[in-house]
Molecule: transfer RNA
Organism: Bacteroidales bacterium
RNA sequence: GGACCCAUAGCUCAGUUGGUUAGAGCGGGACACUCAUAAUGUCAAGGUCGGAGGUUCAAGUCCUUCUAGGUCCA
Repeated sequence: GGACCCAUAGCUCAGUUGGUUAGAGCGGGACACUCAUAAUGUCAAGGUCGGAGGUUCAAGUCCUUCUAGGUCCA
């Protein structure tokens, strides 16, 4: 220098060839159960989907560019 992959909750990830409310598990919190703790169960919280622009009636999803990480080639 070139090619490709990835970026979604505190962590690990899903999100169906764009569609009407962004989810799961773990973790943290409250409550129930217990003499108590753990385990278990219930409930709610927690995200402007890496940044910026574009396409569209509508973008986590498509396009461009930048940033961070990773793999390969030279």